The RNA shown here (transfer RNA) has 72 nucleotides and comes from Candidatus Sungbacteria bacterium RIFCSPHIGHO2_01_FULL_54_26. The same sequence occurs in records of 3 taxa.
[in-house]
RNA sequence: GGUCCCAUCGUCUAAUGGUUAGGACGGCGCGCUUUCAAUGCGUAAAUCCGGGUUCGAUUCCCGGUGGGACCG
Numbered sequence: 001g002g003u004c005c006c007a008u009c010g011u012c013u014a015a016u017g018g019u020u021a022g023g024a025c026g027g028c029g030c031g032c033u034u035u036c037a038a039u040g041c042g043u044a045a046a047u048c049c050g051g052g053u054u055c056g057a058u059u060c061c062c063g064g065u066g067g068g069a070c071c072g
Base pairs, nucleotide, nucleotide: 001071002070003069004068005067006066007065010025011024012023013022018055027043028042029041030040031039048064049063050062051061052060
């Protein structure tokens, strides 16, 4: 340099163009317990950036940024 893949809560990971953006772990609160742990219930927290298409974009298209694989 070329081709291809990936980017979503603190972490890991779902989501046929119309979802309250879901789950697990972690955090916080409450219950249980003499207390702690375990456990139950609740709660906060996310779509990398800029454009485009569309009535509507996490999803499709273009560019950028970052990461990865292969080739040279």